Two RNAs folded together computationally: RNase P RNA and transfer RNA, 510 nucleotides in total.
Rfam match: Bacterial RNase P class A. From the family's description: Ribonuclease P (RNase P) is a ubiquitous endoribonuclease, found in archaea, bacteria and eukarya as well as chloroplasts and mitochondria.
RNA sequence: GGAGUCGGCCGGGUGGUCGCGGCACCAGUUCGCCGGUGUCGAGGAAAGUCCGGGCUCCACAGGGCAGGACGCUGGGGAAAGUCCCAGUCGGGGCGACCCGGGGAAAGUGCAGCAGAGAGCAGACCGCCGGCGGUGACGCGGCUCUCAGGAGGCGUUCGUGGAAGGCGAAAGCCCGAAACGGGCCGCCUCGGGGAGGCGCAAGCCGAAGGUAAGGGUGAAAGGGUGAGGUAAGAGCUCACCAGCGUGCCGGGUGACCGGUGCGGCUAGGCAAACCCCGUCCGGAGCAAGGUCAAGCAGGGGGUGAGUGGCCCGCUCGAGCGCCCCCGGGUAGACCGCUAGAGGCGUGCGGCAACGUACGUCGUAGAUGGAUGGCCACACAGGGUGUCGUUCACGGACGGCACCUGGACAGAACCCGUGCUUACAGGCCGGCUCUUUAU
RNA sequence: GGGGGUGUAGCUCAGUUGGCAGAGCGCUACGUUCGCAAUGUAGAGGCCAGGGGUUCAAUUCCCCUCACCUCCA
Numbered sequence: 001g002g003a004g005u006c007g008g009c010c011g012g013g014u015g016g017u018c019g020c021g022g023c024a025c026c027a028g029u030u031c032g033c034c035g036g037u038g039u040c041g042a043g044g045a046a047a048g049u050c051c052g053g054g055c056u057c058c059a060c061a062g063g064g065c066a067g068g069a070c071g072c073u074g075g076g077g078a079a080a081g082u083c084c085c086a087g088u089c090g091g092g093g094c095g096a097c098c099c100g101g102g103g104a105a106a107g108u109g110c111a112g113c114a115g116a117g118a119g120c121a122g123a124c125c126g127c128c129g130g131c132g133g134u135g136a137c138g139c140g141g142c143u144c145u146c147a148g149g150a151g152g153c154g155u156u157c158g159u160g161g162a163a164g165g166c167g168a169a170a171g172c173c174c175g176a177a178a179c180g181g182g183c184c185g186c187c188u189c190g191g192g193g194a195g196g197c198g199c200a201a202g203c204c205g206a207a208g209g210u211a212a213g214g215g216u217g218a219a220a221g222g223g224u225g226a227g228g229u230a231a232g233a234g235c236u237c238a239c240c241a242g243c244g245u246g247c248c249g250g251g252u253g254a255c256c257g258g259u260g261c262g263g264c265u266a267g268g269c270a271a272a273c274c275c276c277g278u279c280c281g282g283a284g285c286a287a288g289g290u291c292a293a294g295c296a297g298g299g300g301g302u303g304a305g306u307g308g309c310c311c312g313c314u315c316g317a318g319c320g321c322c323c324c325c326g327g328g329u330a331g332a333c334c335g336c337u338a339g340a341g342g343c344g345u346g347c348g349g350c351a352a353c354g355u356a357c358g359u360c361g362u363a364g365a366u367g368g369a370u371g372g373c374c375a376c377a378c379a380g381g382g383u384g385u386c387g388u389u390c391a392c393g394g395a396c397g398g399c400a401c402c403u404g405g406a407c408a409g410a411a412c413c414c415g416u417g418c419u420u421a422c423a424g425g426c427c428g429g430c431u432c433u434u435u436a437u
Numbered sequence: 438g439g440g441g442g443u444g445u446a447g448c449u450c451a452g453u454u455g456g457c458a459g460a461g462c463g464c465u466a467c468g469u470u471c472g473c474a475a476u477g478u479a480g481a482g483g484c485c486a487g488g489g490g491u492u493c494a495a496u497u498c499c500c501c502u503c504a505c506c507u508c509c510a
Stems, first nucleotide, its partner, number of pairs: 001433010013376006020041007028033001043407001047419002050417001051415004055284004067280005072087005088101005102275002107273002109269002124214002126210003131205004138199003142195005149189006155182005164173003222240006243262008288334004298325004303315004341360008378405001380403010438509007447462004456493001464480005486502005
């Protein structure tokens, strides 16, 4: 320098002028008000009315049902469930840091499409053994057949001529072995072809085994390795993860560390019903109270007129006149603004926060005030231009011009709160990265 | 001050134990007609008011916001 994360704060200033509401004083008044002066006069969210409380009225012996909210542990606060602080576990991130938290081995229910199978799962492909069928190449028998390959025996022909016979001799006769050829016959060893049998890779079929592998899905019932098996599988074993449970140690606790045993696996959804635990009575300042016109009711007193008085007559007797009382409407007033208040310092606490002391402090309208205009500076934004620097994207500074301050707004009050809206700006902690030293 | 409801196509409205968003009218194209209307066929058109969350999955369940309607005092 860049990127990021967490937290805190401000959210317009000064002056003039014209207005508005409250209060005080003064002057005037037709008692309705009016004028002047002074002083005070919105927020961090005053908003949404989400949460809790104060206050007021109503209800209330106690308990339960229904309904609603909340859900790790410890602490904080007047209080609650969403808040705050500290911690713990799980998830995400390189990190600062962020997000989440009862129970799915009580029950019911849900999961489209895809997929063989989706909840005490499942056999589609794949793998495996046996069975049935088929069966290449090949092997082994058997039968038939073809050719006669090799060898042997036999036979025949030729060559051959031993031994023997005859002879005086020449020679003749007989003629073995051996060799060669032919032939058919037999035997042995083979060759070719056909048929059929057995073995047989493979293929097909039906029924099984198998949850290792493939494939589908958000999700397929632990992971790795070895043994084991026909192939496989927690089937067995070792290690790891995870679950239940016992013991030891640490911690207030959630929980953590160690160790033994068991069973080999328990899936997701409760912002589905539900179960467990905790909390909640209802209504709201138009609450509620005080005073109290007019008209009409209510209660009490008394009949009224005529008349000197009585009778009588008229009106009335659920009525009228008069007087008194009470409720209560309009209206006025109270409630109404000092409250779990702000700020500072000290002390306690890791912190949220608590506590002591000091100090500060008048908004209260009821068709609803807090605003308009002008000027001056001040943040900020845009454009142009100049300069410096550069990692060439920009950054910083000067000048000129234009512009320019959001969201919103009390209405009984409050907050350890929540949520939502918000121009612009300031400050701080921490992380990652780059460069330089 | 306190309750209830609505928001889905241009308009009027459906859409439930959460599983591909629909109807009527309107619009567009084609057919029909000499032409128009009517009619027939085909088609387009939706961030389900906005945002966030729960869930494998949200128009639907939860929270916040916006707009509108309505009731009570």